Guanidine-I riboswitch aptamer from Aurantimonas marianensis, 103 nucleotides, folded computationally. Model confidence (mean pLDDT): 79 of 100.
RNA sequence: GUGCGGUGCGUCUAGGGUUCCGGCAUCGAGCGAUGCGACUGGUCCGAGAGACGCACUCCCCGUGAGUUGCGGGGAGACACGGCGGGCCAAAAUCCCGGGAGAA
Numbered sequence: 001g002u003g004c005g006g007u008g009c010g011u012c013u014a015g016g017g018u019u020c021c022g023g024c025a026u027c028g029a030g031c032g033a034u035g036c037g038a039c040u041g042g043u044c045c046g047a048g049a050g051a052c053g054c055a056c057u058c059c060c061c062g063u064g065a066g067u068u069g070c071g072g073g074g075a076g077a078c079a080c081g082g083c084g085g086g087c088c089a090a091a092a093u094c095c096c097g098g099g100a101g102a103a
Stems, first nucleotide, its partner, number of pairs: 007055006015045002020042002022039001023036005056076008078098001080101001084096003
């Protein structure tokens, strides 16, 4: 100095808050109003360094054939990390970001 498409998508989870629902409190009494996320929750947001699946890339084997095909198997490693800023109602292990920096 460089670092492997350090690949994409989906469903979840850890985690996150408070628009909506529910809960709680107060006010006048079931439908209302106001406040509370110093409410376990449902909806919601949600991981590069969490899980699973699909796609994709590469390699091997079989089979077919004028190349493109079909089937099966394998590989896709490793990964410590601020401060600050940004988004939706808001927050976050979300995004900036496998960033700065460290090793």